Bacterial large signal recognition particle RNA from a Chloroflexota bacterium, 265 nucleotides, folded computationally.
The prediction has a mean pLDDT of 77.
């Protein structure tokens, strides 16, 4: 070197989950790869970490390590981006009310425009008066069979009489009450006043009287300033998803290397 027959090895791998830890079942990737039994309120096993059977392959395209690539999987939410609320400084764009300037068109205006001085209402508060409306009191009238009063027929008692007691009902009058009240008085009290006195805020209205002596006013258009409302960006801050970044395994595939024994020619 060549041939033949063995071994080791292989006949899928990964990823989150689950577990003290591995590997499987079940779910995702990757692609194509022996079969059968077990397993999720599991199942096998312990760092040579699936465990029984049974079958094919076989030292290299296949085994094994190392770099590379990278499918797809977890992690994180400080950072850019996006979604949403809530602030709110400023930029801008609308909307609306004030203010002031010029400018129009009209009304009023020397029979007083506007303004300033006095001055009364109108507004607030206390006080007082007045009306209201309750309650009390004076006031009238009812008003005790006896246990309230006056006067007390009649009957009754005391007396020999003269006289005298005590008394019931009529009749008069009176407490408590009861009931009227148009008058008078105290008391309270208010959704009450063409009322009065004093204080006060206010200089808005409305009005009166003097002074000056020509402008003042709706309504439009522009200009400037200013306040407020809405709407987008900026910015700040919570939350929400997890797309970039960043961490971490990481399939398949590509690059290099490494790996046996026997016999026989």
């Nucleotide at each position: 070197c060549c041939g033949u027959g063995c071994u080791a090895g292989g006949c899928g791998g990964g990823g989150a989950g689950c577990u003290a830890g591995c590997g499987g079942u079940g779910c995702c990737c990757u692609g194509u790869a022996c079969c059968c039994g077990c397993a999720a309120u599991c199942c096998g096993c312990u760092a040579c970490a699936g465990c029984g059977g049974g079958g094919c392959u076989g030292a290299a395209u296949c085994c094994c390590c190392a770099c590379c690539c990278g499918a797809g999987g977890u992690c994180c939410c400080c950072g850019g981006g996006c979604g949403u609320a809530g602030g709110u400084c400023g930029c801008g764009a609308u909307c609306g009310g004030c203010a002031u300037c010029g400018g129009g068109c009209g009304a009023c205006g020397u029979u007083g425009a506007g303004g300033a001085g006095c001055g009364g209402g109108u507004c607030c508060u206390g006080c007082g008066c007045g009306g209201c409306g309750g309650a009390g009191g004076c006031c009238u009238g009812c008003g005790a069979a006896c246990c309230c009063c006056g006067c007390c027929a009649g009957g009754u008692c005391c007396g020999g009489a003269a006289g005298g007691a005590a008394g019931c009902a009529a009749c008069g009058g009176u407490a408590a009450g009861c009931a009227g009240u148009u008058g008078c008085c105290u008391c309270c009290g208010g959704g009450c006043g063409c009322c009065g006195c004093a204080g006060g805020c206010g200089u808005g209205c409305c009005u009166g009287c003097u002074c000056u002596g020509a402008g003042c006013c709706u309504c439009c258009c522009g200009g400037c300033g200013g306040c407020g409302g809405u709407c987008u960006c900026c910015c700040c801050u919570g939350c929400g998803a997890g797309c970039c970044a960043g961490a971490u395994c990481g399939a398949c595939g590509g690059u290099g290397g490494g790996u046996g024994c026997a016999c026989g020619g």

Overview
It matches the Rfam family "Bacterial large signal recognition particle RNA". Rfam classes the family as a non-coding RNA gene. From the family's description: The signal recognition particle (SRP) is a universally conserved ribonucleoprotein involved in the co-translational targeting of proteins to membranes. Lineage of the source: Bacteria > Bacillati > Chloroflexota.